The RNA shown here (small-subunit ribosomal RNA) has 1580 nucleotides and comes from a Phycisphaerae bacterium. The organism belongs to Phycisphaerae, within Bacteria. It was read from a public genome assembly.
RNA sequence: AAAUUCUUGAAGAGUUUGAUCCUGGCUCAGAACGAACGCUGGCGGCGUGGCUAAGACAUGCAAGUCGAAGGGUGAAAAUGAUCCUGUAGCAAUACAGGUGAAACACGACUGGCGAAAGGGUGAGUAAUGCAUGGGUAACGUACCCUGGACACGGGGAUAGCCGUCCGAAAGGACGAUUAAUACCCGAUAAGACCUGGGCUCCGCAUGGAGUCCGGCUCAAAGGGCGGGGACCCCUUCGGGGGCCUGUCGGUCCGGGAGCGGCCCAUGUCCUAUCAGGUAGUUGGUGAGGUAACGGCUCACCAAGCCUACGACGGGUAGCGGGACUGAGAGGUUGGCCCGCCACAUUGGGACUGAGACACUGCCCAGACUCCUACGGGAGGCUGCAGUAACGAAUAUUCCGCAAUGGGCGCAAGCCUGACGGAGCGACGCCGCGUGCAGGAGGAAGCCCCUCGGGGUGUAAACUGCUGUCAGGGGUAAGCAAGCGAACCCGGUGAAUAAUCGGGUGAGUUGAGCGAUCCCAGAGGAAGCCUCGGCUAACUUCGUGCCAGCAGCCGCGGUAAUACGAAGGAGGCAAGCGUUGUUCGGAAUCACUGGGCAUAAAGCGCGUGUAGGCUGCCAAGAGGGUGUCUUGUGAAAUCCCCCGGCUCAACCGGGGAAUUGCUGGGCAAACCGCUUGGCUUGAGGCGGGUAGGGGCUGAUGGAACUCUGGGUGGAGCGGUGAUAUGCGUAGAUAUCCAGGGGAACGCCGAAGGCGAAGGCAGUCAGCUGGGCCCGUCCUGACGCUGAGACGCGAAAGCCAGGGGAGCGAACGGGAUUAGAUACCCCGGUAGUCCUGGCCCUAAACGAUGCCUACUAGGUCUGUGGAUCUCUGACGAUGCGCGGGCCGAAGCAAAUGUAUUAAGUAGGCCGCCUGGGGAGUACGGCCGCAAGGCUAAAACUCAAAGGAAUUGACGGGGGCUCACACAAGCGGUGGAGCAUGUGGCUUAAUUCGAGGCAACGCGAAGAACCUUAUCCUGGGUUUGACAUGCAUGGAUUAGCUCUGUGAAAGCAGAGUGACGCGGUUUACCGUGGAACAUGCACAGGUGCUGCAUGGCUGUCGUCAGCUCGUGCUGUGAAGUGUUGGGUUAAGUCCCAUAACGAGCGAAACCCUUAUCCUUAGUUGCCAGCGCGUAAUGGCGGGGACUCUAGGGAGACUGCCGGUGUUAAACCGGAGGAAGGUGGGGAUGACGUCAAGUCCUCAUGGCCUUUAAGCCCAGGGCCGCACACGUGCUACAAUGGCGCCUGACAAAGCGACGCAAUACCGCGAGGUGGAGCAAAUCGCAGAAACGGCGCCCCAGUUCGGAUUGCAGGCUGCAACUCGCCUGCAUGAAGUCGGAAUCGCUAGUAAUCGCAGAUCAGCUAUGCUGCGGUGAAUGUGUUCCUGAGCCUUGUACACACCGCCCGUCAAGUCAUGGAAGCUGGGAGCACCCGAAGUCCGUGAGCCAAGCGCAAGCAGGCAGCGGCCGACGGUGAACUCGGUGACUGGGACUAAGUCGUAACAAGGUAGCCGUAGGGGAACCUGCGGCUGGAUCACCUCCUUU
Repeated sequence: AAAUUCUUGAAGAGUUUGAUCCUGGCUCAGAACGAACGCUGGCGGCGUGGCUAAGACAUGCAAGUCGAAGGGUGAAAAUGAUCCUGUAGCAAUACAGGUGAAACACGACUGGCGAAAGGGUGAGUAAUGCAUGGGUAACGUACCCUGGACACGGGGAUAGCCGUCCGAAAGGACGAUUAAUACCCGAUAAGACCUGGGCUCCGCAUGGAGUCCGGCUCAAAGGGCGGGGACCCCUUCGGGGGCCUGUCGGUCCGGGAGCGGCCCAUGUCCUAUCAGGUAGUUGGUGAGGUAACGGCUCACCAAGCCUACGACGGGUAGCGGGACUGAGAGGUUGGCCCGCCACAUUGGGACUGAGACACUGCCCAGACUCCUACGGGAGGCUGCAGUAACGAAUAUUCCGCAAUGGGCGCAAGCCUGACGGAGCGACGCCGCGUGCAGGAGGAAGCCCCUCGGGGUGUAAACUGCUGUCAGGGGUAAGCAAGCGAACCCGGUGAAUAAUCGGGUGAGUUGAGCGAUCCCAGAGGAAGCCUCGGCUAACUUCGUGCCAGCAGCCGCGGUAAUACGAAGGAGGCAAGCGUUGUUCGGAAUCACUGGGCAUAAAGCGCGUGUAGGCUGCCAAGAGGGUGUCUUGUGAAAUCCCCCGGCUCAACCGGGGAAUUGCUGGGCAAACCGCUUGGCUUGAGGCGGGUAGGGGCUGAUGGAACUCUGGGUGGAGCGGUGAUAUGCGUAGAUAUCCAGGGGAACGCCGAAGGCGAAGGCAGUCAGCUGGGCCCGUCCUGACGCUGAGACGCGAAAGCCAGGGGAGCGAACGGGAUUAGAUACCCCGGUAGUCCUGGCCCUAAACGAUGCCUACUAGGUCUGUGGAUCUCUGACGAUGCGCGGGCCGAAGCAAAUGUAUUAAGUAGGCCGCCUGGGGAGUACGGCCGCAAGGCUAAAACUCAAAGGAAUUGACGGGGGCUCACACAAGCGGUGGAGCAUGUGGCUUAAUUCGAGGCAACGCGAAGAACCUUAUCCUGGGUUUGACAUGCAUGGAUUAGCUCUGUGAAAGCAGAGUGACGCGGUUUACCGUGGAACAUGCACAGGUGCUGCAUGGCUGUCGUCAGCUCGUGCUGUGAAGUGUUGGGUUAAGUCCCAUAACGAGCGAAACCCUUAUCCUUAGUUGCCAGCGCGUAAUGGCGGGGACUCUAGGGAGACUGCCGGUGUUAAACCGGAGGAAGGUGGGGAUGACGUCAAGUCCUCAUGGCCUUUAAGCCCAGGGCCGCACACGUGCUACAAUGGCGCCUGACAAAGCGACGCAAUACCGCGAGGUGGAGCAAAUCGCAGAAACGGCGCCCCAGUUCGGAUUGCAGGCUGCAACUCGCCUGCAUGAAGUCGGAAUCGCUAGUAAUCGCAGAUCAGCUAUGCUGCGGUGAAUGUGUUCCUGAGCCUUGUACACACCGCCCGUCAAGUCAUGGAAGCUGGGAGCACCCGAAGUCCGUGAGCCAAGCGCAAGCAGGCAGCGGCCGACGGUGAACUCGGUGACUGGGACUAAGUCGUAACAAGGUAGCCGUAGGGGAACCUGCGGCUGGAUCACCUCCUUU
C1' cells in the first nucleotide's frame, strides 16, 4: 500500500572534490545456468548431458506383420497318422528300417494392412509460420463406433517356380506354367452423384436443410477360419460341397468420434543511412485444376492494388505453453517435457495412397564417399549407440520388450535403439556421513612477543560410549496386470458342438531395482576460497614501482594487514573458487516511474497538412467503458490442500490460478457517434488610437574625401616612444567654388514596433499587424502541429553598377629572443545599389506554443472611464505592453516568482557518461564555400552544474613596515682578510644552498683537534661497558734491553692483596686484574623523506581558534563583518549572536629621577694628621657611587575634536607623557626548511673492518667567479711633538703582573701586590694645543718582497703571531645594480671578553666616547594585514593548460586495383516429370463371326522447368602501394592560445591568412574584470 480476511510485500554501497550538494556514468553485494576451467572429492535418490560443423561418417541395430488372403517350400535333424518290409510272437502287439498324410513352421514371391505414426534436428521461415478467437452455406477422412441396404453371374492374366541367355556386380531379357481377399466384365440399386419438375422450412449475399415424382450413371471377396444333426450333390472312397451356425473380413449409403485441408480478425524483433513498391501485379468475364474457395493456372478486358497506423528492401530469428529474474510492471530466454510448424546430403519432380510431394520409397541434376573386370554400379545417422574432425565443452558401439504405448495378426505371438532400465560425468537439485561425551590455567610442535608471556586449544593424547554410510553374511514384499489348461454361469444357436461375455483358476511371465536383520570396529571418508575499503576475517618474515595483485577505488620506489610464504582468523562445505551469459540493483529509456534557464536536452522564426486534443444545453443510438453471464483459455509447470517414497528433492490426487479472447443480457455518468439548439472560446462589423512594422519614390543639412583657385611658408602626421608615410613640384592649416559616396548628431529613453532576423534625417504614396471602446452579426468556425512551405544578422558566391570613409588579404614601419600578432602608415576584395543564390550564429530570456488559476509594491509606454461646473493639474479605477523588488510555492544551488523556472491541462520538438564527432560512409540540397540528416571501432573513470573554504591575479578598496620617497654612510671598482663555488689533488673530510647557505656548524685545523680525507705501519673480545665459563700466581705495576718513524712487537729483572689452615716455607680458597673462549663492544657508516629534541623563517606580523546559540540540505557561515579608533582582533559603538581560549598588552630584567637602608675594598663636604703630591691616615655618611627595599606615569588634570563613546590633538605639572628607551618573551600554523657530525633513537649496513692505535700529509692547494669584511684613495686629512685630558664594561692563580733594570722595538730579567669596588691587565682613542706637509700617486696608501730579530710550543718547511730596517704595488671615491639606518640612532673612535700554549680576530659578543641629517608623505618598487571580486588553481601561479612537429602502439575512413558472398534482371541451354497434343509401333479381359472397335502403353512433339552458361548493373564483406584524421603512451622539440582584466576580455557564425597553438576583418553574445557617470530599485 492493496484487501472483508487469510496473507503478500520494494534495503543499498564504492568511485569526480581540499571539502559540499546535485547531475551522471562505471563498479560491487543477489538469484539463475544444458555450462566450461582450476584445486579437491565418501555415499545415495531424482533429474540432466554435442549449445560448435543442418560438417563427414566405419560397424550393428532403429518397420514390420499376417500361412485364419494366395501359389508354394520344408534341405539336415526331431515329432509322426497311414502304408510297406523285416524280426519276435499263435495273435493282440513290440522293435528296426522305409514311406511320408497331418500338425507345425517358413527364405523369397503374389496379396492386405502398416510404412504419412513413433523417433531426430532447428538449416530455412518475419509469415505460405505461430498464438488467441472465429468461419467453412467452399472441404476430406483408412483404421474405430453406430444406423440402413447388400454381396448374383462370369472371365483373363501375372509374380513365384522351371528352362535358355546377358552381366564382374547391381541387375536384367526371353520362353513355358500357376493361385488369390490381386485384376477385369456383366447383373441388382436401399442409397449416392448428375439432371428435370413440385412442396415445406430456414439463413448470412452466393444459398442451406428436408420431402415427393421422373431420367442417367455407379458396388462387392459370400472370401478365410471354426463347429454341426437330419437331408441332398460330387467323389480318385481319403474326402469335398450344398444346408445350418459362429466368427473375422467385403460393398454401397447415412450418422458419430477423432484427425486434417482452407479462410478471416487481432497480436508477433531491429533498421527510414531501405520511401516508394507492384504486370498475374489489382479486379472482372470465361475456362482449366483441386477434396475444397481462390490469379491457384490460362485466355481476353479494365487499370488498378499496397504504402508514413511504415509498403518495398536489408539484417536477425523456428513460434507457443512455459523458463530465469523482478515487489510488481517489465526485461531476457525458448535446452529438458508438451502443442504447432519446417527440414531430412543440396536442388528439382512427380508416383502410390484415406493421407506424402514421403528421414531409413521412386526419378533426374549437383557435390562428396565407396566398389569395379572400366563396361557400369552402390550410398545418405538432423533415429540409438559409436568414429574421426571441430571445439572451453557434452556419455555406453550396454540390458530388455517384464511394464507403458504403437504396427500387424482371430489369437498365441512377432516387431519396436518408442519405451522401461542399467552404465559414465559432483553437470544440477535434495538427503546422509566423516563421530559423541568427558579431558590441563593448558603436553609437544609451529607462530607471535614488550622475553613477562600469548595463540593454535578441549583441539590432541587419554578415558568412556554410539554405530548411520561404505564393507562382509543372510533375506522378504513389491514393480504382475496379463497369458492361460480345466471347470462353472450366461448370450447366439436346432445343438449337450463351435464361438462370445463373465467368474473360479492348475500352470506361467522380471531387463533392472530391492528394506528390515546379523557381524565387525572410530575403524575407510575434508576440502576450497578469502582476510585494505566496499565485505565477515591480522600478525610476522621475504621482496623493494622489482616480482607481482586488481571487480571498482587502487596496492608495490626498505618498516606492505593489498605482492609471495607462514601462523592465525572468516566464509562455504563434497564441494569451493574463477570465467562466461541473463535479469536484478539501474527511477541508467522512467506505462507503473525521469528530464530539457545554468548539469545532456526547446527546432532561428512563422504559416499550415495529416494526426492528437477540444466550450455550454438537450435528445437518440450504445462503438469504447462498467457489471452479470456463456464458451474457451490443452496437459504439464507456478500456487494452495491432501497423500506416496524413513525426510527432502521427486511423484500422485483435488483445487485455485491462467490478469486473455469470444457470444449474450443490463446500465448510460464519462469518452466517441448522430441530430437539434446556445454564446462565454474564435472570428466579423462600426468608431477611435500609438508606433525607427514593411515596400517605393523624392529630398535635406553636418561631417569626410577629391578637384580647381586664393592666402601662407616648413613642417605635417603618428606613437608609450619612434619610424615608415605626406611636404619647398608648396603639404598640414585656412578661405571660396565645385564633384562624389556612405551614414543620419541632438530628440533618444529603463522608450516604441515586429513572429523572428531586425527596424531611426525629412516628405509623399502603397501596405501588414496590435490595442481600446461599442456589444450589432456568425455560431465552436478552436489549440497544437510530424512532413511541407515561407522568412531568416553577418560573412560568403554569381552577374551588372557604384566606391567617400572603413577595411580581411597584401606591402611597409615599429615592438620582440622571434612577432606570420597586438601599435603605426598605406591598402584590395568587401562594406552600398539591382537581380539571383547561400540558410548558418552565444539566431539567447541559453527558458517551444496555447489556455486557466495562484499576495503585493513600484516605475514606465499607450487607450478608454469616473470624480471636479468646464478645462488644465490631480485623484480613483479598467485594459494591453515594457522593467525592477519581493510572498507562498518550486529548485542541487544560483535563482525564479501574474512577462514563473509555481499549480494544472493540450500538442509539438529534444536528451540518455566523457572523448572519438556534429566526424566518416550513404542520401538530399548548393555554382562553390558548405549545409541538413548522422554512426561505429577504439579509449577513459570520469566529463559536468551550483555553491564553500583557501590560494592566486600584470583585479579593486582600506591600512601598515627604513617598503619607497627625503637624507646620512656604505657595497659593487683597488689591495688584503675570510667563507663559498669551480678547478686541481693521493686527499684537498663532512654538513649548510634565494630571502631564511656563503667571517655559517668553527668562542680560534702547525701535531693533537680530525672525522682512514689520503699514503703507509700495526691490532682483533678489541681504546670503552656488562655477564658467563675455564685457567690460575706466570700476571698488574715498576726498572731495563733490542727493534721501530711511532704505535707496537720480542725479551730480561723486580714484583703484590683478603680469609682459613700453618712455625717460616707452604697448602686450600676468594675478589679485582690478566689470559683464552663465548655472548657482545665499537662505527662522525646510510636514511633529517622513519623520528625525538633543538633551531631558522614568515614575524613581535595581528592574527589563530573553541563552546553554546542562530542561518544553510550541506561543505560552511555567523561570532572575527560594518562605523570609528589603535602599535595591536587595542578599545568603543552597532549587531543573531553571547561568551571563552592561544596570541597583543601587562607581569620579569635593564636603563633614566627621587626617597630610604647599609657604608668596605668605594666616597671626602666639614674637623684633624701627614706628604713634593695623592682619601695616604684618624675620622665622617653629607655628596658621588655601590646594591637591597620603595616612590614615580595612570590619558590622572585642563581645553578642543569626536556619538554623551573609545580615542585623538594641544597644554599644564614632571627626571620621564601617552607601550619613556632597550631586552627577555615568538599564537594556530607554513616551508617532508636545517640538523642521524652535539645528544637521543627505529630500521638497514659493517664486525682480522666501514672498529681501534700510530707516523707523515691534507682540510691553507689556484686560471677563475661570488658573498661578507678590513684598509684606503686623503687636507673635516697625514705626520711629529706636547701636553693636556675624559670612560664603561670586563678579565686574572696552569693566572694578571706593578715599581725597577736591559733592548729602537717585539720582548727579556725580575718579582711587590692581588682569588681582587683593595693589586694587576690599563697606555683609552677620536678630542684639544703647537708645528710641518700644500693637492702630488704625495710626508696619501700600505700590499708585496728582502734582511735581521722576538714569543709560544716536542715541533713554526708545507702552515703561527709579533718587532725593527729596507721595499713601496693597486688605488685619485668606483658601471649596471645593490645594502644599512628615524636619535643617543646613523656615522665615527677606541676598550674588554670568550675560545686559546700560540695565533692567521680585519670575525663574533659586549662596553663606553664623540655625535648628526632627513621624513610627518603613500603615486610607484618590495613585503604584510583586513574586506571584496574573478578563477578551468587545491602537491594551490614555481599552478593549470593548448596545438604543430618527432617516437611507439592500436582501431578506423579514403584509395588505383585484386578478391569473395548475396539477391534480382535479360538472354542461352534444358534433366527428371506432370499436363497438352500426337501416337503409323505394341497390348490378355469388354463389344464384334471376322476385319476391327473401345480402352491403354511405348515413342515423338509442345508449354513449364532445376542445375549450368553469358551479359550489364546492384549490394555486403576481405585485402590493398599510398594517404587522412583519431585514441593512448613519468620525465623529447617549438612556442604560450585559454583559465586572473591570463597580460590584445573571451566566445559564436563566417571569410582570408599563418610552423603551431592562433591572428585579422564583419556581425552577434555576456557565459567579461575594473573605474566613472546615468537610470531604476530597496530602506529611513